[in-house]
RNA sequence: AAGGUGGGACGUUCCAUCGCCCGCAAGGGAGGAAAGUCCGGACAGGAAAGGGCACCCCGCUGCGGAAAGCGCAGGAGGGAGCAAUCUUUCGGAAGCCGUAACAGAAAACGACCGCCCGCAAGGGUAAGGGUGAAAACGCGAGGCAAGAGCUCACGACCGGCGACGGCGACGCCGCCGGGGUACGGCACCGGGGCCUGCAAGACCAAAUAUACCGGCAGACGAGGGCGGCCCGCCCGAUGCCGGGGGGUAGGUUGCGAAGAUAAAUGAUGGAAUUAAAAACAGAAACCGGCUUACGGUCCCGCCUUUUAU
Numbered sequence: 001a002a003g004g005u006g007g008g009a010c011g012u013u014c015c016a017u018c019g020c021c022c023g024c025a026a027g028g029g030a031g032g033a034a035a036g037u038c039c040g041g042a043c044a045g046g047a048a049a050g051g052g053c054a055c056c057c058c059g060c061u062g063c064g065g066a067a068a069g070c071g072c073a074g075g076a077g078g079g080a081g082c083a084a085u086c087u088u089u090c091g092g093a094a095g096c097c098g099u100a101a102c103a104g105a106a107a108a109c110g111a112c113c114g115c116c117c118g119c120a121a122g123g124g125u126a127a128g129g130g131u132g133a134a135a136a137c138g139c140g141a142g143g144c145a146a147g148a149g150c151u152c153a154c155g156a157c158c159g160g161c162g163a164c165g166g167c168g169a170c171g172c173c174g175c176c177g178g179g180g181u182a183c184g185g186c187a188c189c190g191g192g193g194c195c196u197g198c199a200a201g202a203c204c205a206a207a208u209a210u211a212c213c214g215g216c217a218g219a220c221g222a223g224g225g226c227g228g229c230c231c232g233c234c235c236g237a238u239g240c241c242g243g244g245g246g247g248u249a250g251g252u253u254g255c256g257a258a259g260a261u262a263a264a265u266g267a268u269g270g271a272a273u274u275a276a277a278a279a280c281a282g283a284a285a286c287c288g289g290c291u292u293a294c295g296g297u298c299c300c301g302c303c304u305u306u307u308a309u
Base pairs, nucleotide, nucleotide: 001305002304003303004302005301006300007299008298009297010296012272013271014270015269016268017267018266020029021028022027031280035291036290038289039288040287041286043197044196045195046194055193056192057191058190059189060074061073062072063071064070075090076089077088078087079086080085091188095186096185097184098183099182100181112129113128114125115124116123117122137155138154140152141151142150157178158177159176160175161174162173164171165170201253202252203251204250210245212243213242214241215240216239217238223235224234225233226232
């Protein structure tokens, strides 16, 4: 220098004019994600005597955190990359249960071809072939009728014990033991968990109807129907006034020096930085996270290649 990789910061600023929302005024007025509404909380209402079982969720270690499908640092196995680094998985038994499409003889009680024994029937054999995403630890030697962890050395994996290192997961070394592959579930262990969400909820409170209370009128007819009105005819026990509680509309609060209601936070001009002010995007009660979208600039660590010293 080029390419790559991990992390962080920024997400225009100032002035003028016009305009919008909140506020008596002074003054204040979008974001890093205000987004998705995925997780947790606070707050609120409901349910609930206390505890347990059941059920659901989480599950390597340490630290942080109120908690989190949260963060940081680390461990182990698998995968990608020359590398930096990225990605994925994670408590738990050598036990039990289930599944393993197609192909294949066989998917865990493996014999199709091949090999060996045998006249044959049949038997032995997981070394070799073939099938498959996956095939019964790898490799060498011994062994055998042929073979095979059948035996042995070395190695891989699993378990136990001991020494050392680490807070720990674990690493490393030594000794002993083991042989049924993959995935899922189960006993058990540790942690967490009631339900509904600001349209939660609290307060004030019309009109209309009205529980209840009081007063007045009422079968000597309250009130109603027919009707424009009077007379008349018909029905026949309530009617009026006041008080009053709950509840509705509506208002206030919850609610914040943005904030409230379908809801403002803008436009134009100039200056500055710049190659260019161009990306994604617009609060609806609040807080902590996660995820997703995004033009470009700057800073730091590391890796590879090349060049120079």

Notes: A computed fold for a 309-nucleotide RNA, annotated as Bacterial RNase P class A. Its mean pLDDT, the model's own confidence on a scale to 100, is 77. Its Rfam family is "Bacterial RNase P class A". The family's RNA type in Rfam is ribozyme. Gene Ontology terms of the family: ribonuclease P activity, tRNA processing and dimeric ribonuclease P complex. Of the family's consensus pairs, 87% are formed in the model. It was read from a public genome assembly, where an Rfam model found it.